The RNA shown here (small-subunit ribosomal RNA) has 1496 nucleotides and comes from an uncultured bacterium. The sequence was found in a public genome assembly. Its Rfam family is "Bacterial small subunit ribosomal RNA". The coordinates come from a structure-prediction model, not an experiment, and the mean pLDDT is 81.
[in-house]
RNA sequence: AAAUCAAGUUUUUUUUGAGAGUUUGAUCCUGGCUCAGCUCGAACGUUGGCGGCGUGCUUGAUACAUGCAAGUCGAACGGUCUGAUUUAUCAGACAGUGGCGGAUUGGUGAGUAACACGUUGGUACCUGCCCCUAACACGAGAAUAACUUCGAGAAAUCGAAGCUAAUACUCGAUAGUCUAUAACUUAUUUUAUAUCUGUUAUAGUAAAGCUCCGGCGGUUAGGGAUGGGCUAGCGCACUAUCAGCUUGUUGGUAGGGUAAUGGCCUACCAAGGCGAUGACGGUUAGGGGGCCCGAGAGGGUGAACCCCCACAGUGGGACUGAGAUAUGGCCCACACUCCUACGGGAGGCAGCAGUAGGGAAUAUUCCGCAAUGCCCGCAAGGGUGACGGAGCGACGCCGCGUGCAGGAUGACAUUCUUCGGGAUGUAAACUGCUUUUAUAUGGGAAGAAAUCUGACUGUACCAUAUGAAUAAGUUGCGGCUAAUCACGUGCCAGAAGCCUCGGUGAUACGUGAGCAACGAACGUUGAGCGGAUUGAUUGGGCGUAAAGGGUGCGUAGGCGGUUAAGUAAGUCGAAUGUUAAAUAUUCUAACUUAAUUAGAAAAGUGCGUUCGAAACUACUUUGACUAGAACGUAAGUGGGGUGAGCGGAAUUCCCGGUGUAGGAGUGAAAUCCGUUGAUAUCGGGAGGAACACCAAUGGCGAAGGCAGCUCACUGGCUUAAUGUUGACGCUAAGUGCACGAAAGCGUGGGUAGCAAACGGGAUUAGAUACCCCGGUAGUCCACGCCCUAAACUAUGGACACUAGCUAUUGGCGGCAUCGACCCCGUCAGUAGUCACAGCUAACGCGUCAAGUGUCCCGCCUGGGGAGUACGGUCGCAAGACUAAAACUCAAAGGAAUUGACGGGGACCCGCACAAGCGGUGGAGCAUGUGGUUUAAUUCGACGCAACGCGAAGAACCUUACCAGGACUUGACAUCCCGAGAAUCCUCCUUAAUCGGAGGAGUGCCGCAAGGAGCUCGGUGACAGGUGCUGCAUGGUUGUCGUCAGCUCGUGUCGUGAGAUGUAAGGUUAAGUCCUCCAACGAGCGCAACCCCUAUUGUCUGUUUUAUAUGUCAGACGAAACUGCUCGGGUAACCGAGAGGAAGGUGGGGAUGACGUCAAAUCAGCAUGGCCCUUACGUCCUGGGCUACACACGUGCUACAAUGGGCGAGACAACGGGUAUAUGCCAAACCGCAAGGUGGAGCUAAUCCUAAUAAACUCGCUCCCAGUUCAGAUUGAAGGCUGAAAUUCGCCUUCAUGAAGUUGGAAUCGCUAGUAACUGCAGGUCAGCUAUACUGCGGUGAAUACGUUCUCGGGUCUUGUACACACCGCCCGUCACGCCACGAAAGUCAGCAACACCCGACAGUCGCGCUUGUCGCGGACUAAGGUGGGGCUGGUAAUUGGGACGAAGUCGUAACAAGGUAUCCGUACGGGAACGUGCGGAUGGAUCACCUCCUUU
Repeated sequence: AAAUCAAGUUUUUUUUGAGAGUUUGAUCCUGGCUCAGCUCGAACGUUGGCGGCGUGCUUGAUACAUGCAAGUCGAACGGUCUGAUUUAUCAGACAGUGGCGGAUUGGUGAGUAACACGUUGGUACCUGCCCCUAACACGAGAAUAACUUCGAGAAAUCGAAGCUAAUACUCGAUAGUCUAUAACUUAUUUUAUAUCUGUUAUAGUAAAGCUCCGGCGGUUAGGGAUGGGCUAGCGCACUAUCAGCUUGUUGGUAGGGUAAUGGCCUACCAAGGCGAUGACGGUUAGGGGGCCCGAGAGGGUGAACCCCCACAGUGGGACUGAGAUAUGGCCCACACUCCUACGGGAGGCAGCAGUAGGGAAUAUUCCGCAAUGCCCGCAAGGGUGACGGAGCGACGCCGCGUGCAGGAUGACAUUCUUCGGGAUGUAAACUGCUUUUAUAUGGGAAGAAAUCUGACUGUACCAUAUGAAUAAGUUGCGGCUAAUCACGUGCCAGAAGCCUCGGUGAUACGUGAGCAACGAACGUUGAGCGGAUUGAUUGGGCGUAAAGGGUGCGUAGGCGGUUAAGUAAGUCGAAUGUUAAAUAUUCUAACUUAAUUAGAAAAGUGCGUUCGAAACUACUUUGACUAGAACGUAAGUGGGGUGAGCGGAAUUCCCGGUGUAGGAGUGAAAUCCGUUGAUAUCGGGAGGAACACCAAUGGCGAAGGCAGCUCACUGGCUUAAUGUUGACGCUAAGUGCACGAAAGCGUGGGUAGCAAACGGGAUUAGAUACCCCGGUAGUCCACGCCCUAAACUAUGGACACUAGCUAUUGGCGGCAUCGACCCCGUCAGUAGUCACAGCUAACGCGUCAAGUGUCCCGCCUGGGGAGUACGGUCGCAAGACUAAAACUCAAAGGAAUUGACGGGGACCCGCACAAGCGGUGGAGCAUGUGGUUUAAUUCGACGCAACGCGAAGAACCUUACCAGGACUUGACAUCCCGAGAAUCCUCCUUAAUCGGAGGAGUGCCGCAAGGAGCUCGGUGACAGGUGCUGCAUGGUUGUCGUCAGCUCGUGUCGUGAGAUGUAAGGUUAAGUCCUCCAACGAGCGCAACCCCUAUUGUCUGUUUUAUAUGUCAGACGAAACUGCUCGGGUAACCGAGAGGAAGGUGGGGAUGACGUCAAAUCAGCAUGGCCCUUACGUCCUGGGCUACACACGUGCUACAAUGGGCGAGACAACGGGUAUAUGCCAAACCGCAAGGUGGAGCUAAUCCUAAUAAACUCGCUCCCAGUUCAGAUUGAAGGCUGAAAUUCGCCUUCAUGAAGUUGGAAUCGCUAGUAACUGCAGGUCAGCUAUACUGCGGUGAAUACGUUCUCGGGUCUUGUACACACCGCCCGUCACGCCACGAAAGUCAGCAACACCCGACAGUCGCGCUUGUCGCGGACUAAGGUGGGGCUGGUAAUUGGGACGAAGUCGUAACAAGGUAUCCGUACGGGAACGUGCGGAUGGAUCACCUCCUUU
């Protein structure tokens, strides 16, 4: 709000608004894009059983073959033909004359922005057929078609002569209430005029008959009904980049014309008319009822059905008629098509079917007049592609079906699998039942309102029979969004509505299985509305997201203080008319139901009329008021403005004096000035520009802006008292007017300083820049332009209201005072900070609002393209104002958060620097890597955190690589079958494995059946892979970093991400501890607990020749805690001291938080997936990993005298060592030595390694040199290990004796038992490349002022356009590709006008006669032509910028102080980003100062 029922105050029922994805590392907001819904005259893809009701060329208003769609009447007329009976008629049919109808029905939407349509009114008009009323129809005449006879023509058709009829035509009469004129009369008015009514007179105008005798027609007049004409108000698309339009134009007078009004037309007169409330022009479009969507408001649309309009191939014209400017009528022109005998003719499907064409796309050349209607007729009846029906199309809506019940071994099959099983699935098979539908047979309507009549139609419907028989697909399954697995593919193929998916485990591609949704359909595409509050009336915004005009004055317009009266336009109420039907809503009814259809009801926001109300708005030249506003009086204020004059300081220049070698400039320099005397300094002079201090967050102005002093002129504002007027006000579009920084322009001056451009010097890879030296426009003045800025408070103006505090400027008042200050109050400004309320996305704003309200103006609607193009206006120009589109993206953006980063800041730490000591980088060699080479030089590791790393040890083996030779169930594991003990030895072949031959050997357990293990042969399941992926993984490890951090629970704050805790002040090695605190606690880290070491006690002890309270070893204890003293401090803690072996963590080690690096490893191991399977597996021999122009890393040895050599003499510690074994090895002997022989001892506090450990100490020698330094390289001779020493081992002796004289740029380690120096041991290991690695002891320093700088890290803070996180992001030119657009010499086409020419065998008007299908003339005019312009569109060599693409080129402009802070306007310059000048903004970091505020 409505309806139903009931009966009244109510009850019941129905209707009534949903969001999601996507900007970010995350958040909130702004904002666009996209999706879910409903709808369609649709189309396309896949599929398709039936029926009912609807619906079906949206495109070329393109062209049309063929047939049909408008005829009828013999009761208007003459005639012809046929038939019948019969010769007189009857019946039927027909061409023609005549009448009525072809103006209806049906089709289409081209045109039309209009009285076309809708709605509500009006009247100066007409109206065939129909109805009512009244009256009438008398008399006469002349023709003509048909027909006959000729003629022309191909045809269409036409001509001549003759005959004939009418309800055809003509003449006369008659009539009035008809028409015209005149007079009179009445009413209205204002008296004349005029209009209306009535009367009279004069003149004029009618008719038609037929008949079945029932009737049907005819004429005149009046009325009605119906239909129409004209006219008015209101409503009715976009565009102002269309702003001025109009000459019959606007009005008047007279006339013409029409059914009728009217510039509708003509003549004359006047000069009007329309327009920002949008004229004129352009584009688009039939309008409405309605239809679709929507909660509604509203948006879109105008198929089918109904109403109106317009049109009929294109354009023009009239005729006839009641009605047409008619087209299924006529004439003309044009285009097209057809026929032709070339002379001439015919035609118009946007009627129904149908054809071609166009198109994504739209049906039968069907039946019937049975019904409903229409035309003709008296009627019977005829006609009707209107209509009623059928056909075709899942095109739409609706209904029905494709079975129902039972049925588990959960069959087969498919698919997945964790191999157990799960899913399809009661699904199937199978059993029973049913028959809608289908098929067959039989019956069989209604539709028909008296009779008659049924196309549909043997249709709907009914009955019977047979038998589950005839009937399921489509789309989807990443999120939105219901529904997932397997395989294939490998940024490919492809998907996609948005976000996006795909680079070897794809729930996103393709297929399969399963599942979800809908179902004779499903999906896609297109279109509309919704969601979208995303144009916001309901219902948005503008400080920073898009958005306040640069500022004022002011016009129209909008809005407007208090009060009285009146009016009644708005407003409100009531009644009434209308708002066609259909549709929609509700109820009822009919088709089995539904869709569909019918009946009824209610409703219908509009418009008209009448009556009423008077609060509000409005109105009245109504009356009144003073609070708004203005004026006056008296004071006051200020860099407000304009003009003129004056002043001093400083810069520069000129003259002169003094004076001498520099000056100037910079990060450092140079260009430059100067011995012709600069700079410096003193004196004098010239000229221009700007006005220090005062000065301030201060003052004034509308804004821009304004500053020395004085004078003149002048605008504003404020205060006090409350005098005057009496709403005079606020705002302000388009347009108008005025002002408007800087730069720039024009003319003329002026020019000291500064300074775009320009020149030079630097810097640099370059440097068209930053820095320096010069320097012209300009900056200044006068006059005239320009009109823009970050013209900003990024905040339009006016008014009112809503807690406070403080400072300051200008007034006034009070208290007080001699006077003032101070203090208090108040008005108007300017500020600050905190803050209540409120607002805000947040930041923030907060009586100076961004709060609460009112009024008016301006502006916004995703980013880019673009404030650009075109057009217009303005300007001398530069340019300004106005202002799009194509195309492209899914974002662009605001505020705040957490990180990361900064050539930002503060604090702190670290062998980080500094202070020191010693190295590396130079040499030779060792070793690793790169590179190169190679058949192979196996593989991995690559900044720190790869490179003496994996590898704690590559001659074979290892070994993964290469060459060659072999094997194929395999070198290794499990299962099955057969055979055999296993096993060992010898020989042949071979490079070796492989292969072949021979011999020895008969085992173990046992319940005596067999079993276990091993070997050989066979079969297939399988083995095997150091093949790939560390970016599929586990595990392990490195690194930041032993840095002090990383988190959680509860609470609190914030819309939220998040914050707090973990900010503050101290302290510490430490988030260690303390104090404070909206936090209180807790966890992982820190510390401690563990190990070693330093002191010591007790006990034990295999050692020791022995003893011991010693040394040593082990176990268990003690000891160190800022405990004590002093000082400082709130405390934590810090400093000093004592004692003590040790002092503030005593010294080392182990221990590595949350996490980072897709860090390392598939070759240590394990492992998913992929790959190989007579090989990418396995075995063997040989080779390679050891190469060598070169480069780098890590080391060793040196370069020497603090040393080398020789001799003598001292002092360690950690470790290691033999039994399925062959270790460590003593004494003694041999050898110069390596080593050999030898074999005692030791399974280890016992023996061995192992000795003098070395550096060290003492003595001798060398004497600064390539050496008595250094030891590479090479030769010779040996030794050891091992099947094997050539590629490719180690050691010894003799000989040889290279580079190297302390190392460039650069760089590494170390803070005390440390660095440095010095040896020893061990692991791996047959041997060794060990100078490596891991440990051990010995000798044993120097230095640290300190935190400015380098590197790394931590905390806090700040900026950010970064978040893959600065190795980030990102700008512009150039080059290439592609896309759309602009300009353009031209060129092509269209549209509407204009001027002129011509002017239809048409029409119209006039005239003429021979009166016709006639002739002549006039004006108008369609079509056509000529011309120059206008507008619009297409196209175009070339050209301009723009968007996009990809791994191009050049630089690095911006984001951090982005390395010269950035940006705005303007001017000049430059490969490009851009640079510089002038003025402006903060949307600049950092530091300092001033001022103010808050707190203590």